This is a predicted structure of a 90-nucleotide RNA (c-di-GMP-I riboswitch aptamer) from a Betaproteobacteria bacterium. Taxonomically the source falls in Betaproteobacteria (Bacteria, Pseudomonadati, Pseudomonadota). The sequence was found by an Rfam model in a public genome assembly. The model forms 95% of the base pairs in the Rfam consensus.

RNA sequence: UUCAGAUAAAGGUAAACCCGGCCGAAAGGCCGGGGGCGCAAAGUCACCGGUCUACAGGGCAAGAAGCCCCACGACAGCGGGAUUGCCGGA
Repeated sequence: UUCAGAUAAAGGUAAACCCGGCCGAAAGGCCGGGGGCGCAAAGUCACCGGUCUACAGGGCAAGAAGCCCCACGACAGCGGGAUUGCCGGA
């Protein structure tokens, strides 16, 4: 440096759910406590596909209620890709 992750060590991370606080229209996110499904990149990045949401905007509706469209919002623990990195092995 490359390859794969069989064993082991040091460890790391933490789904659902519960409690408290906060941000957001929502999806969702952040912090603290509990919890631990899981993860060898479950570190990082929305580039591609996908999924979720729909405040504003647009449309329908006589109006209202409501419905539809839409990402510029979100998910890196949906897949791909990019990039950095621990351990031991070959």